Context: one part of a larger RNA
RNA sequence: CUGGGCUUAAAGCGCGUGUAGGCCGCCGGGUAAGUACUUUGUGAAAUCCCACGUCUCAACCGUGGAACUGCUUGGUAUACUGCCCGGCUCGAGGCUGGUAGAGGUGCCUGGAACUCUAGGUGGAGCGUGAAAUGCGUAGAUAUCUAGAGGAACGCCCGUGGCGAAAGCGGGGCACUGGGCCUGACCUGACGCUGAGACGCGAAAGCGUGGGGAGCAAACGGGAUUAGAUACCCCGGUAGUCCACGCCGUAAACGAUGCGCACUAGGUUUGUCGGACUCUGACGUCCGGCGUGCCGAAGUAAAAAUGAUAAGUGCGCCGCCUGGGGAGUACGGCCGCAAGGCUAAAACUC
Numbered sequence: 001c002u003g004g005g006c007u008u009a010a011a012g013c014g015c016g017u018g019u020a021g022g023c024c025g026c027c028g029g030g031u032a033a034g035u036a037c038u039u040u041g042u043g044a045a046a047u048c049c050c051a052c053g054u055c056u057c058a059a060c061c062g063u064g065g066a067a068c069u070g071c072u073u074g075g076u077a078u079a080c081u082g083c084c085c086g087g088c089u090c091g092a093g094g095c096u097g098g099u100a101g102a103g104g105u106g107c108c109u110g111g112a113a114c115u116c117u118a119g120g121u122g123g124a125g126c127g128u129g130a131a132a133u134g135c136g137u138a139g140a141u142a143u144c145u146a147g148a149g150g151a152a153c154g155c156c157c158g159u160g161g162c163g164a165a166a167g168c169g170g171g172g173c174a175c176u177g178g179g180c181c182u183g184a185c186c187u188g189a190c191g192c193u194g195a196g197a198c199g200c201g202a203a204a205g206c207g208u209g210g211g212g213a214g215c216a217a218a219c220g221g222g223a224u225u226a227g228a229u230a231c232c233c234c235g236g237u238a239g240u241c242c243a244c245g246c247c248g249u250a251a252a253c254g255a256u257g258c259g260c261a262c263u264a265g266g267u268u269u270g271u272c273g274g275a276c277u278c279u280g281a282c283g284u285c286c287g288g289c290g291u292g293c294c295g296a297a298g299u300a301a302a303a304a305u306g307a308u309a310a311g312u313g314c315g316c317c318g319c320c321u322g323g324g325g326a327g328u329a330c331g332g333c334c335g336c337a338a339g340g341c342u343a344a345a346a347c348u349c
Stems, first nucleotide, its partner, number of pairs: 004320003007303002012317001014200004021193003025088007033081002035077004041071002049065005091190001092187003095183001097181003103176007110153001114149008125135002161168002205246006214240002219235004257316006265294003269290008298305002322349003331342004
């Protein structure tokens, strides 16, 4: 390079926006660059191949032919690709009118619980498997009242919804993103993918400042135990929370890249539109989009998957190539650091 693959065997970038590039709907016209046929010149010789010849044969050698898959001149063709021009609406986008939603950001606010503080009632325990440390007659636990504080939002809650992913859940307001449905009014291929690049990115961690109720790495103590650097108990600091700035990782998972088209059904659920019934909530049917389950064909090593494909095709990107060494060393880039990204070899089985 060809070829084969990527749910679980090695392999889909954590996710998006998008540059170059690759690929790109229907009709007509032009051109003839690609393409096809033909033609001109060239493609040294030798080598390879074919035929013949010759050293007794063969190798070697000689003669002739073919070939040299390439480049090039002119001509012809115009299906496809390219380029130019014109047109179209089904792709894409816009517009109209609706609609569901924990989508995002900021501000304000609520109740339950918890801890603390003050006060009242009460009077001996609380704690644990049992204990002890600890707390408690200077009145704990329990219970009531008042106040303070921080964090999280029970029921509703769902096999539910929204978001590109990470993720999002008390209530109100403001600002704001996306989706879906509808009419078929507008633009007229404006599209798909996307190397680099840029942005977002759980938790933990880092920097500065704030905050700190509960919980709780580390740490201290009490138990348990052969030991117990644990599980259990009493404490408890970072942290968990907020603002700004870093970090850029994960079983970042559907272990399944994105887009388009096509290929039996059954059932569940969310939402929108339509039809019918109805005073109405609602119900039945049809259609769109989303979300689950079961399954035909097919696929698959099987498990399974099966219109939300892992089926049948097309376009583009990423990635894999035996195990260990190793996601390591070295170098480079990034980072305050922790470390991240890129990424070998010797050797060994």